[in-house]
Context: one part of a larger RNA
RNA sequence: GGCGCACGGUGGAUGCCUUGGUAGUAGGAGCCGAUGAAGGACGUGGGAAUCUGCGAUAAGCCUGGUGGAGUUGAUAACCGAACGGUGAUGCCAGGAUGUCCGAAUGGGGAAACCCCGCAUGCAUGGCUUUGGUUGUGUGUGUGACCGCUGGUUGAAUGUAUAGGCCAGUUGGAGGGAACGUGGGGAAGUGAAACAUCUCAGUACCUGCAGGAAGAGAAAACAAUUGUGAUUCCGUGAGUAGUGGCGAGCGAAAGCGGAGGUGGCUAAACCUAUUGCGUGUGAGACCCGGCAGGGGUUGCGUGGUGGGGGUUGUUGGGACGUUGCGUGGUGUGCUGCCGUGCACCGCAGUGAUGCGUAUUGGUAGACGAAGCAGUGUGAGUGCUGCACCGGAGAGGGUGGGAGUCCCGUAGUUGAAACUGGUGUGUGUUGUUGUGUGAUGUUCCCGAGUAGUACGGGGUUCGUGGAGCCUCGUGUGAAUCUGCCAGGACCACCUGGUAAGCCUAAAUACUUCCUAUUGACCGAUAGUGAAUCAGUACCGUGAGGGAAUGGUGAAAAGUACCCCGGGAGGGGAGUGAAAUAGUACCUGAAACCGUGUGCUU
Numbered sequence: 001g002g003c004g005c006a007c008g009g010u011g012g013a014u015g016c017c018u019u020g021g022u023a024g025u026a027g028g029a030g031c032c033g034a035u036g037a038a039g040g041a042c043g044u045g046g047g048a049a050u051c052u053g054c055g056a057u058a059a060g061c062c063u064g065g066u067g068g069a070g071u072u073g074a075u076a077a078c079c080g081a082a083c084g085g086u087g088a089u090g091c092c093a094g095g096a097u098g099u100c101c102g103a104a105u106g107g108g109g110a111a112a113c114c115c116c117g118c119a120u121g122c123a124u125g126g127c128u129u130u131g132g133u134u135g136u137g138u139g140u141g142u143g144a145c146c147g148c149u150g151g152u153u154g155a156a157u158g159u160a161u162a163g164g165c166c167a168g169u170u171g172g173a174g175g176g177a178a179c180g181u182g183g184g185g186a187a188g189u190g191a192a193a194c195a196u197c198u199c200a201g202u203a204c205c206u207g208c209a210g211g212a213a214g215a216g217a218a219a220a221c222a223a224u225u226g227u228g229a230u231u232c233c234g235u236g237a238g239u240a241g242u243g244g245c246g247a248g249c250g251a252a253a254g255c256g257g258a259g260g261u262g263g264c265u266a267a268a269c270c271u272a273u274u275g276c277g278u279g280u281g282a283g284a285c286c287c288g289g290c291a292g293g294g295g296u297u298g299c300g301u302g303g304u305g306g307g308g309g310u311u312g313u314u315g316g317g318a319c320g321u322u323g324c325g326u327g328g329u330g331u332g333c334u335g336c337c338g339u340g341c342a343c344c345g346c347a348g349u350g351a352u353g354c355g356u357a358u359u360g361g362u363a364g365a366c367g368a369a370g371c372a373g374u375g376u377g378a379g380u381g382c383u384g385c386a387c388c389g390g391a392g393a394g395g396g397u398g399g400g401a402g403u404c405c406c407g408u409a410g411u412u413g414a415a416a417c418u419g420g421u422g423u424g425u426g427u428u429g430u431u432g433u434g435u436g437a438u439g440u441u442c443c444c445g446a447g448u449a450g451u452a453c454g455g456g457g458u459u460c461g462u463g464g465a466g467c468c469u470c471g472u473g474u475g476a477a478u479c480u481g482c483c484a485g486g487a488c489c490a491c492c493u494g495g496u497a498a499g500c501c502u503a504a505a506u507a508c509u510u511c512c513u514a515u516u517g518a519c520c521g522a523u524a525g526u527g528a529a530u531c532a533g534u535a536c537c538g539u540g541a542g543g544g545a546a547u548g549g550u551g552a553a554a555a556g557u558a559c560c561c562c563g564g565g566a567g568g569g570g571a572g573u574g575a576a577a578u579a580g581u582a583c584c585u586g587a588a589a590c591c592g593u594g595u596g597c598u599u
Stems, first nucleotide, its partner, number of pairs: 001598009015584001016549002020520002022517007029509002031175002039101003042055003046079002049075003061095006070083003106115003116143012145172002147169007179210001180208005190197001194244001220227002231258005241249002262501003265445001269307010285294002288337004312479001315444004319439006327344006346432017364412003370385005386403002388392001394406003450474008460486001481496005536543002556583001559570004
């Protein structure tokens, strides 16, 4: 030196554990903000720091509940000083306070700072004619912009308008995980290269909204039978199609389900009022008819308010004529005949206030049943004999506990705040007086439909290219109308565009409650089990860690010895100290000590 064996050191694998994660399920909630949010800075305790709570009333103040013996949050003890059956601490509900920054909003600004005006209170000083005036400090309130409403003033420019000014304003502004809907919109990639194509209308940027959003009551489908708004799921179907017919992309009708809801306008016409143009002097006009009468009333064309009206079956409506039907009251210039209008009664349907009933939420309460022996550090183990069960879910307790503790099944509880459902009543909105026949009249959404050119959407890449939609130009018709049924034409069939609203079935989860896992168990699981988006890195955008485990209980080694200390040896605690705050187990690499064999 090598190879063994034994015993150690180092190191922190492995096993076991779990405070933390992760993926779901069910229910709730689905916004917060100028009454100042989200998020922060700085403070705040008797005693340094950080976390948590709170805000100069500062680990708290007030009120009402609950609860019942200890308490003054955590690391985290110690000292001090207090509170509490006159009910503290704790938990829940309501209220008060709430510095400074931040949309940040009096002005400024390098966020948490600086500076100012006005009104008003307090303290204090000067002057004073004792009325006041003024300086300093301090407290409270107020002072941004835009929009809207009202008023006032008022250019070019006569009337006006723009603009200015004043007052009012519980209107906006900013934040938020995903879901939604508009506006913009890639590339890596695939096509085994690449350009059309694909990735993909994805990622990303951005406007806006809601608890959902969007869509939505056929100018729809279908095919000679029919369906009857929209949305979502399954199927149809990887079908029909599309496609350098490559790579790929990829429907719809129908059928089966979830859910279910239908409404309001524009126009014609009537009426009130008003602007403009125009006309006449008794014609026109009005009053239902006739007789009588009225009187600045007519005609054309605009605006505004009210009524009317809303549809595709044999179109709907208006207006005129006409048939049948319908409660009451009032009214119409007068009389007669006849009827128009308004209101009420009656019924339905929504919103909302108050009351009431019931059922939930935000604290809680009650809640069965086991002892002995045994050995152990410790009993929940074992042995013996019992018991409860509407409770044998789970957790804890010195080892595997239905009967020790907390709980669990079940039962029960709210002064206050609050959700749902029903009901009574008040207020308020809204709907319903029809139905038929007839017509030479009128209306039925215009820079729209269509069309040409250029794009987009759909399964459709320009194709025979319809349909929907956008830009530019052009540009109809009103029911004997117009659109669609995949160029186009005819027939047939379906529908009625160019206005608006609409619950549910659907999507999502920052958040709250309950619960589950052939999910992880500290190089795993969130980046984060540990004071983590921290330390640290970067000018910045941004990047981004590591570190869990003594023991049942600190009982955390009094005292003695060596040493300057660190550290150790005794002694002591403990079941154990090779469990000694470098602490459970303690593998390997690596480093030793002793010994055997060998060179």